[in-house]
RNA sequence: CUCUUAUCAAGAGCAGGUUGAGGGACUAGCCCGAUGACACCCGGCAACCGGCAACUUUCAGUUCAGUAGACUGAGGGAUGCACGGUGCUAAUUCUUGCAGGAACGGUUUAUUCCGGGCCUGAGAGAUGAGAG
Numbered sequence: 001c002u003c004u005u006a007u008c009a010a011g012a013g014c015a016g017g018u019u020g021a022g023g024g025a026c027u028a029g030c031c032c033g034a035u036g037a038c039a040c041c042c043g044g045c046a047a048c049c050g051g052c053a054a055c056u057u058u059c060a061g062u063u064c065a066g067u068a069g070a071c072u073g074a075g076g077g078a079u080g081c082a083c084g085g086u087g088c089u090a091a092u093u094c095u096u097g098c099a100g101g102a103a104c105g106g107u108u109u110a111u112u113c114c115g116g117g118c119c120u121g122a123g124a125g126a127u128g129a130g131a132g
Stems, first nucleotide, its partner, number of pairs: 001132008013042001016041003022032003026097001028095002043089003048085003051081003055077009093124001098121004104115003
């Protein structure tokens, strides 16, 4: 960098520290910012991957003459911890950008055109996990 897949309406410092002008991916908006943004450190949130704990369940094995039971191993499920790897910590992924739909308002000879919202789905983007 590309591909696959899951998630993106919740949550997280209004006395934390350093720094010092920009930032919210891009477009158009609209916002945040010297009452100090962005970034870094600390703190916090969540629980995607790994790990651990006890519970439950399936299979195999051992024990037994056999069954039950017990034990061992492997797999599944839901729960918890937050130890390791990431991530996140203004606003719904801040809104929007393409397509479709049912209404509404205005307009037209017209099922014509325009408008601001709504719903659905793509696209784009972000993060995890896996692959190249």

Overview
The RNA shown here (SAM riboswitch aptamer (S box leader)) has 132 nucleotides and comes from Gorillibacterium massiliense. The prediction has a mean pLDDT of 82. It was read from a public genome assembly, where an Rfam model found it. Lineage of the source: Bacteria > Bacillati > Bacillota > Paenibacillaceae > Gorillibacterium.